About this RNA: This is a predicted structure of an 85-nucleotide RNA (c-di-GMP-I riboswitch aptamer) from a Clostridia bacterium. The model forms 95% of the base pairs in the Rfam consensus. NCBI's taxonomy places the organism under Bacteria, Bacillati, Bacillota, Clostridia.
């Protein structure tokens, strides 16, 4: 100190689902809950996904479209707790 990662020791996070709340909406916070997680800590940077208010297009029904969101989808960056093999 890097790779790595245990039925180790301390702690941490929390999916569905329910309740309250913001918000058109994806989705966010908050409280229960616990499926999983060694980064399930941060960052929308590349791909990817979701939503479509406003815009635009259309007699209509609908269609595009992100300035919105998702880090628990893959990469990528930044940080960071323990130490057995």
């Nucleotide at each position: 100190c890097u790779c790595c990662g245990a039925u180790a020791a301390a702690g941490g996070c929390a999916a569905a689902c329910c309740c309250g709340u913001c918000g058109a909406a994806a989705g966010g916070c908050g409280g229960g809950g616990g499926c999983g997680c060694a980064a399930a800590g941060c960052c929308a940077c590349g791909g990817g996904u979701c939503u479509a208010a406003a815009g635009c297009c259309a007699a209509a029904a609908g269609g595009c479209c992100a300035u919105g969101a998702c880090a628990g989808c893959c990469g990528g960056g930044c940080u960071g707790c323990c130490g057995a093999a």